[in-house]
Molecule: c-di-GMP-I riboswitch aptamer
Organism: Candidatus Schekmanbacteria bacterium
């Protein structure tokens, strides 16, 4: 360099659930915890999915209902980039 992931060996990450703290919220940080991951590393670029501070509209207007990401997910799926070990 290209394929590959049946065992292995160095070692790695770390769902849910708990505590904390940051957030409107979705979700994120550390820590504990292990269902799983061969990319479950890195990038929110396409498309899914979740939020709705706020902005538009409607209304039966101290609220309520809809839309909308500019917020989040790379542990939804593509795609780009980089990588460990074994075998071919």
């Nucleotide at each position: 360099c290209c394929g590959u992931g049946u065992a292995a060996a160095a070692g790695g990450c770390a769902a849910a659930c708990c505590a904390c703290c940051u957030g409107a919220a979705a979700a994120g940080u550390u820590g504990g915890g292990a269902c799983g991951c061969a990319a479950a590393g890195c990038u929110a670029c396409g498309g899914g999915c979740c939020u709705u501070c706020g902005u538009u509209g409607g209304u039966g207007c101290u609220g309520c209902c809809a839309a909308c990401a500019u917020g989040g997910u790379c542990g939804c799926c593509g795609a780009g980039c980089c990588g460990c070990c074994g075998c071919g």